[in-house]
This record gives sequence, C1' cells and structure tokens, in this order.
RNA sequence: GGGUGCAUGAUCGCUCCGGUCUUUUGACCGGAGAGGAAAGUCCGAACUCUACAGGGCAGGGUGGUUCGUAACGCGAACGCCGGGUGACCGGGGGAAAGUGCCACAGAAAACAAACCGCCUGAUGCGAUCAGGUAAGGGUGAAACGGCGAGGUAAGAGCUCACCGCUUCCAUGGUGACAUGGGAGGCACGGCAAACCCCACCCAGAGCAAGACCAAAUAGGGAGAUGUUUGAGGGCGGCCCGUCCGAGAUCUCCGGGUAGGUUGCAAGAGGUGUUGAGCGAUCAACAUCCCAGUGAAAUGAUCAUGGCCCUUAACCGGGUACAGAAUUCGGCUUAUAGCCCGCUC
Repeated sequence: GGGUGCAUGAUCGCUCCGGUCUUUUGACCGGAGAGGAAAGUCCGAACUCUACAGGGCAGGGUGGUUCGUAACGCGAACGCCGGGUGACCGGGGGAAAGUGCCACAGAAAACAAACCGCCUGAUGCGAUCAGGUAAGGGUGAAACGGCGAGGUAAGAGCUCACCGCUUCCAUGGUGACAUGGGAGGCACGGCAAACCCCACCCAGAGCAAGACCAAAUAGGGAGAUGUUUGAGGGCGGCCCGUCCGAGAUCUCCGGGUAGGUUGCAAGAGGUGUUGAGCGAUCAACAUCCCAGUGAAAUGAUCAUGGCCCUUAACCGGGUACAGAAUUCGGCUUAUAGCCCGCUC
C1' cells in the first nucleotide's frame, strides 16, 4: 500500500416479489433479503419545486502545475520548499499596490537606531565630554544580506571573488519550473486562518422535495324544486298587490384534510475479458438483475466445522466495528483477526 473480515446445514419466524387456489381475508409453492463503512452529514452532483433576460454589487468558497471526473474542497502524475540516514512524510497565489499588527526582553521590531564595546580629538592621564563606527558582545521567535579577502584611525557592499537577491536574455519542458549567460549593487524582516489585491467558482430550499387519486365532517360556487300554501325584507297606516328573496331538499362543480398511489431502484450499475494510458481513469465486447420502509423486515435456537485464548490433554471461553430509508461520487471517523505485494 492492497484484499478479506466466519462457513455449512436443520427447525421456527419476519418483509417484499412471482405463480396457483380463493369473492375478499387468506392458504400453499418458489425466489430474493445490509455494509466496507449502511455511521458522521463534512464536500460535490442527479432529481424536484420556487425565483430568474443579460450583466454587475454585496456575501461565501477554492488556491503550485498538468491531467482525470457529471462535478468537487476528491483523485493521479509531476514541480518547488521543508523534515527524515532511509523507505517515506508534510506544505502551497500575492508581503517591492495600500492599510494594520509584531507580547516579553532589548538601544532599536522597520521613512531606523546605538546599551556595552572599538577608534579619533579635547580636558586630562583613574575618568568625563564631543565626534566617527556597526566588525564583536548582549536581548529576542525574528535584528536591516552570508562568508572570506582587500581596505581603514576603527569600521562599513566602501571595493572584489563566491553564494543569495533583483532584472534581462538564451535553451529545455504543454506547464509549474529547471539549466546556463549578462547586468545591477544591497534596495526587499515576519504575519494574508488581519483587512486587502489577483484568478476561478457559487440563486434558494430540499424526497418531510414534488406529482396524481381522493373519504367523513365543516366551508365555497352553480342550478333545480318550492311561490293560491315561502321564513324574512322593501313600497304601505293595514290588507291585497308588486318587487327582492333566505332557510330547507336534491343535483352538479371546485379547493383541501385523513388516507392511498407515485417519486422508488436498470443505475454517472455490478462482474469478466481485451485494448489505451506512467497513473487517476477511459473505451469496446460479453454477461448479470441485485434489499427496500409504517422512521418498524433482514431474526432466534441448535448441530458440525474453521480461527483465536486457555490446558499436558479433555472441558471451557471468544469470533471485531457496526444496521439500509430518494439515489450516486468522495472525504473523515470506527474496526479483533487473517492473507498478499513493494520497500527502509
């Protein structure tokens, strides 16, 4: 790094599917019935509804390069930096666009500065003052290029070689980048999981999505019946009359609850062979159909055999992590034991 992760049989049960019988209920027969993580729900998708001309702002995410993939924050190969004797492991845009921060200690934490020290001068000869310096000491996680030589009063990129850095060119590479050459002359400390800048990506909610069918009860709409005998109301003092017309009964329509069906398992599917590729992965061909919900089935017992512990032997004990719920691709976490490959 990869694989496997108890086996076989019997009996009694459970869920689903098919067949036969049965009006139905049900009975019988046959078949299928958890995982590598079904887990966490962390990331990416399919699918569905809502919103949406296009673009932008805000907000969020990702961050070496190339490739793979439906897509990803996943994977492969490569590159650079760091660690390790090594097999191997870890990290990743920008700090010379701007702003900000850098505890304590320390002279000074970034337009520099000078505590001790070193050197020069004056007073003077112990010491003090003024100036020069940044080699050495000290502080710190980090001290304004490193190291050697020249140079100097002492020093210093002040000068030179090498290394580092910046920049230009050439060559190689798809690219990250590498190698070589020229020039510059020390300018550029760290932090972006601080704001920010750059490039790319992102609408929201989720199968309790959504679609279809559709009781009882109570609402809604339309029509009919009722009209010499219609509650009630308008005209009117009252009656008649005339106008409006409820309740009731019946029929029809519609929304929606319970409930049911669907979504829902033939899929970015499994297995095998061949081929392409360093690889992730992809292609062709053959073959297979393989759980399913009511958050509820997938179990229990016994026997035999593996493996492990214990024992001289028998006896005895143990056999990991764990349990589908719309479906896929990843990541992470849990996992007794056993097997295999390449290595230090």